About this RNA:
RNAcentral holds the sequence, with entries from SILVA. Predicted 3D model of a 1500-nucleotide RNA (small-subunit ribosomal RNA) from a metagenome.
[in-house]
RNA sequence: CGAGUUUGAUCCUGGCUCAGAGCGAACGCUGGCGGCGUGGAUUAGGCAUGCAAGUCGAACGGGACUGGGGCCGCAAGGCUCCAGUUCAGUGGCGAAAGGGCGAGUAAUACAUCGAUCAUCUACCCCAGGGCCCGGAAUAACACCUGGAAACGGGUGCUAAUGCCGGAUGGUCCAGUAAUGGUAAACGGCGGGGACCGCAAGGCCUGCCGCCCAGGGAGGAGUCGAUGCCCUAUCAGCUUGUUGGUGAGGUAACGGCUCACCAAGGCGAAGACGGGUAGCCGGACUGAGAGGUUGGUCGGCCGCACUGGGACUGGGACACUGCCCAGACUCCUACGGGAGGCUGCAGUCGAGGAUCUUCCGCAAUGGGGGCAACCCUGACGGAGCGACGCCGCGUGCAGGAUGAAGGCCUUCGGGUCGUAAACUGCUGUCACACGUUAUGAAAAAGUGUGGGCCAAUAACCCGCACCUUGACAAAGGCGUGAAAGGAAGCCACGGCUAACUUCGUGCCAGCAGCCGCGGUAAGACGAAGGUGGCUAGCGUUGCUCGGAAUUACUGGGCAUAAAGCGCGCGUAGGUGGUCCUGUAAGCGGAGGAUGAAAGCCCAUGGCUCACCCAUGGAACUGUCCUUCGGACUGCAGGGCUGGAGGGCGGGAGGGGAGAAUGGAAUUCCCGGUGUAGCGGUGAAAUGCGUAGAUAUCGGGAGGAACGCCGGUGGCGAAAGCGAUUCUCUGGCCUGUUCCUGACACUGAGGCGCGAAAGCUAGGGGAGCAAACAGGAUUAGAUACCCUGGUAGUCCUAGCUGUAAACGAUGGGCACUGGGUAGAGGGGGUGUCGAUACCGUCUCUGCCGAAGCAAAUGUGUUAAGUGCCCCGCCUGGGGAGUACGGUCGCAAGGCUAAAACUCAAAGGAAUUGACGGGGGCUCACACAAGCGGUGGAGCAUGUGGUUCAAUUCGACGCGAAGAACCUUACCCGGGUUUGAAAUCCACGGAUGGGUCCGAUGAAAGUUGGAUACCCUGCCCGCAAGGGUGAAACGUGGACAGGUGUUGCAUGGCUGUCGUCAGCUCGUGUCGUGAGAUGUCGGGUUAAGUCCCUCAACGAGCGAAACCCUUGUCUCUAGUUGCCAACGGUUCGGCCGGGGACUCUAGAGAGACUGCCGUUGUGAAAACGGAGGAAGGUGGGGAUGACGUCAAGUCAUCAUGGCCUUUAUGUCCGGGGCUACACACGUGCUACAAUGGCCGGUACAAAGGGAUGCUAAGCCGCGAGGUAGAGCAAAACUCAAAAAGCCGGCCCCAGUUCAGAUUGGAGGCUGCAACUCGCCUCCAUGAAGAUGGAAUCGCUAGUAAUCGCGGAUCAGCUACGCCGCGGUGAAUAUGUUCCUGGGCCUUGUACACACCGCCCGUCAAGCCACGAAAGCUGGCAGUACCUGAAGUCGCGUACCCAACCGCAAGGAGGGAAGCGCCCACGGUAAGGCCGGUGAUUGGGACUAAGUCGUAACAAGGUA
Repeated sequence: CGAGUUUGAUCCUGGCUCAGAGCGAACGCUGGCGGCGUGGAUUAGGCAUGCAAGUCGAACGGGACUGGGGCCGCAAGGCUCCAGUUCAGUGGCGAAAGGGCGAGUAAUACAUCGAUCAUCUACCCCAGGGCCCGGAAUAACACCUGGAAACGGGUGCUAAUGCCGGAUGGUCCAGUAAUGGUAAACGGCGGGGACCGCAAGGCCUGCCGCCCAGGGAGGAGUCGAUGCCCUAUCAGCUUGUUGGUGAGGUAACGGCUCACCAAGGCGAAGACGGGUAGCCGGACUGAGAGGUUGGUCGGCCGCACUGGGACUGGGACACUGCCCAGACUCCUACGGGAGGCUGCAGUCGAGGAUCUUCCGCAAUGGGGGCAACCCUGACGGAGCGACGCCGCGUGCAGGAUGAAGGCCUUCGGGUCGUAAACUGCUGUCACACGUUAUGAAAAAGUGUGGGCCAAUAACCCGCACCUUGACAAAGGCGUGAAAGGAAGCCACGGCUAACUUCGUGCCAGCAGCCGCGGUAAGACGAAGGUGGCUAGCGUUGCUCGGAAUUACUGGGCAUAAAGCGCGCGUAGGUGGUCCUGUAAGCGGAGGAUGAAAGCCCAUGGCUCACCCAUGGAACUGUCCUUCGGACUGCAGGGCUGGAGGGCGGGAGGGGAGAAUGGAAUUCCCGGUGUAGCGGUGAAAUGCGUAGAUAUCGGGAGGAACGCCGGUGGCGAAAGCGAUUCUCUGGCCUGUUCCUGACACUGAGGCGCGAAAGCUAGGGGAGCAAACAGGAUUAGAUACCCUGGUAGUCCUAGCUGUAAACGAUGGGCACUGGGUAGAGGGGGUGUCGAUACCGUCUCUGCCGAAGCAAAUGUGUUAAGUGCCCCGCCUGGGGAGUACGGUCGCAAGGCUAAAACUCAAAGGAAUUGACGGGGGCUCACACAAGCGGUGGAGCAUGUGGUUCAAUUCGACGCGAAGAACCUUACCCGGGUUUGAAAUCCACGGAUGGGUCCGAUGAAAGUUGGAUACCCUGCCCGCAAGGGUGAAACGUGGACAGGUGUUGCAUGGCUGUCGUCAGCUCGUGUCGUGAGAUGUCGGGUUAAGUCCCUCAACGAGCGAAACCCUUGUCUCUAGUUGCCAACGGUUCGGCCGGGGACUCUAGAGAGACUGCCGUUGUGAAAACGGAGGAAGGUGGGGAUGACGUCAAGUCAUCAUGGCCUUUAUGUCCGGGGCUACACACGUGCUACAAUGGCCGGUACAAAGGGAUGCUAAGCCGCGAGGUAGAGCAAAACUCAAAAAGCCGGCCCCAGUUCAGAUUGGAGGCUGCAACUCGCCUCCAUGAAGAUGGAAUCGCUAGUAAUCGCGGAUCAGCUACGCCGCGGUGAAUAUGUUCCUGGGCCUUGUACACACCGCCCGUCAAGCCACGAAAGCUGGCAGUACCUGAAGUCGCGUACCCAACCGCAAGGAGGGAAGCGCCCACGGUAAGGCCGGUGAUUGGGACUAAGUCGUAACAAGGUA
């Protein structure tokens, strides 16, 4: 730092997704040890139990117990005193801290900086002063008594550092002052010489305490400034409200409270309301700016079952205090009572989820105490949890027959893998035993030194000694033994590091995104292997990042989302030039603060690290002081260039009102006139003999204003078009006369605002939604036609929208030009004009630079800058719902969410396509000839049938299905096999031949063998050995026309013999790509020429090849015969090479020549010559590619399947079936014919189990016979149409030949299923063929026969060839089909057999509305009014003071009043839940109907 994903590909826009870091986590699998941290995030839900705040006897009285002393008593015992322990009480201090939690709180909070002349402060510290004289009670206790209990009541006694009075009083208060008022505890403990006192004691002294006043430290209260979430679908809020005066109240200011007075106060810089939330230091993330967050630690705040209230106190409206109300729980004798874990543990519940009812006060800290000491769930520790971070270990070294085993394999091997085994070594952790340090320093006590003191006492300070450990069986160290006890998790298609096999077969499943899975899945599951991390690894959730995807840093708005329809203008923002001042912004310097912790740096301590300590830096902030004065602001004064005004001139469909005009349509009246008019693609509806249309004249009425008219004018936009008049806005130009920044923009606001629409009243000619009819159509609620009402017009009002578009907000400035148009000045020149030069404003086009994703834009910017406003943030849902607001309504404005998708888009590229365009080609059409479609037959296919009608294909494999073929069916056999290779065993068993049995055959089974064959080695031989071939048995394996042509090779078809398809280099483009290959000509052709940012090249085209057409040469047998000779008259013979011919080699044709046209081109046209003329005819030859085209059944081949069968052998059957349908052919329908007789002329081929002559037999097929010929020799072989002659006479015929009967022939083992041929007989349909459709452009079509392959034969009428005879037509390219090139549009790219829309039907999901039903929240009005403060309280009560007393002062209580919580009543508001039914929306392989959109999408 980026990556994946929209496309066939590209660039851009844009969303989604991933890789990183983090967490108080949870879940899954797994789990050795330690250290440091951390752990109820949910129900501020309920809580059993224990503990969490006491302490002081040196403040006080007493009870009990123990010990001791004294006195009395004989004793028991009593009295008394002292000491100790203990209990409750009086009293003091503490309990307001510490600890918990985050409900509430959006400001009474918090943070930062200030203020307090508006304040308080117990304990602590410093320094000063004081501590005088009196008094009355009351708990405890005793007795009586109520109650179940909790808890009381009465009487009596008593103490104090409890309470009260007085004095003094430097403080404080009142008052001008005099003056008046205001406090306390000789209280507690200890020691002691002199002196006094009977004693206690005084007195002296130490410590603790008390009172007053001052200061400090720390703490607290209050006030101010700044900062602090979302929502405007919350826009107005407020009556103690805002201020004043006075009073009350408070520690203190203050409407804090009250009375009166005034009517204010707050708010778009967001009041008020709603939602959410403790705030901060900090934490996480990030390059930073930011974003998110506030758990642990620290600061502050708030809360303590819920609500209210005060008391005490220095401090509370008080977590473990009090009172009241409420809910809940518990006890109860039913009368009443008790309680508050959001302290530490623990429990239930809810939840995805969060621990021990532990140890200790040893340390630190806190409370009390003189102290010892007590208390302390603060705290220190331990426990549980891989929850996190950090550290350690699970061994190290050697070890190749690279073991076994697993997996893969091309079967060779590879890999796990030095990994293991094995050998050697080490000893961390854990384990066992032993041993040992730090956390501990004190206080008290004892001793000692010093201080204080009259003092050697007491007290204070120092030193020494002594004592104190929860943790802790921890930690350290030592010893021991032993590789022993210790590895998993996730991933492996791309992103993203890591690949194979098997299984599965759109199933099961995976998935963060893209996407995998439909029989070879690197994506599912498993295995092997590999990658990553490691006591963890993954998943899920959440935050930041990536995301410049909210853009301050750092984005945009012509077409991707995005400029308000346009103007006027308020607030606000911004603002020309000069001078002076000021100092808010701004800058420099200094200071204060920014707690600690954290982050960062350095050093140090735990073995390291995490962690911790010390120091530094930082804390980007705020405030104060001071200096500066450029810039901005502010204040003041000028200027004229911005802006505005004056004056002179100018153009204009700018606006409003009124008046006038002609043309046309329609209607009415009249004339002429007659059968039609009108309308369309064609028609019809409609109008017309009651006289239309047409035409002439007259009249009425409404609307719109032709020509001029122009990317010409005006206006802010909407918009404005006959003429005239009146009123009126803006603009331009000239002058530079006036004002002197008066400016720009503009949230809200106000106004204008096409068409349609609405209200009311007019008007209504034409046009024309709706509607009606006619057509069209499968339908046609449309397009077309005939009609036609609102409306269109006017007046007044409303609506307020539009593709209101330049899809481009306004203003100012700057930045090359060219050209055209409109309006107005100026200059030169001219008599004047045209003309030329320059200028201001407006409207267009083309274009530099620049910009832009591209298209494009380009002084009229989308360039470069500044200012202001509006708007955007993926697609759908949706400009919708709800709410608000506007509107008469229609509806407008504002404007979401759930849910859903992995895209939706822009521009451009290449194709493909178009019922787009241009050019062009082809038997494509047209012109013509002959067919097919009708008949019969043949053949193929579909269908049907069948035991099987084998299979594929769809112009065929099939160049030969009776058996075979044959793959199918039935039946019978066979199992190492019909054929191949190898191994083991057997052993001469073997092969041939012959004879049997059985059988349909295959086969099974038996016999004979004198004879024939039987390898190699040794050996003369006999014989021995061996075992190749063969055979038998067994094992490996064979075999398969079984499957997949969508796993493949090869071969083939098709577009198409169409003219195309590409490459290199260069150039252009960000790129896909383009250029070249386009354009102008030309061609059969991307053929050639010219031009050209292209220049060349390749595969195709052409040529080269074969054949045919002419000639030459060579060569003459089997071919030929002109001349010569012979002749049986047959090139037969001699002979000849001339000719034909044969088959080799050559020549020839190249637009080469001439003319015309053409660009002095290519080429075309015409001509000459020539056998042939413009590729002469024909053939072979088929570019890049397309169709997952065809073929696994030619062959080959991966995978899968089968193995006594899906192999193999045999017999028979089937492939030949037959109601039908279609294709391809043959033969015909006849006279251009049929039949009979005669007669002529080919080419190319074949031939040895072959072709077969002559002769003979047969009507014939054929038979017989066998000459000749491996063939220019012999033979098949006759060519046929043709020609000559004759018959037939238009008919189902002397046409046609199907079908059938009979008789034969041939092939073959065999013609029944199922062959061909012959003869005789039979003689069907058919008389030229509907819609439709095929072939052919010359030696072609048509027509005629001949040959060949396959083959025993043949269903061949097929196929491949050969020659004979031999036409017609083409004006041409409008149309049909197909192709090529250029161009255009596109929402197509499996590419129009494309894409795609809406209703309906089905399923599912979320949402809105809804009669209602049901909750919550905050208020309002009224009622009620607990506790309590405050006020009243002469009538009840009372110790302290006054008074002899009566009584008074003062205090208290009941009661009353104000306020007020809970509660009640009532009407509303806001927010939820639910709701029959209803509405649309999203989504869902193959539902219905149509065809709206994309190509002119067939009506743009």

Overview: The coordinates come from a structure-prediction model, not an experiment, and the mean pLDDT is 83.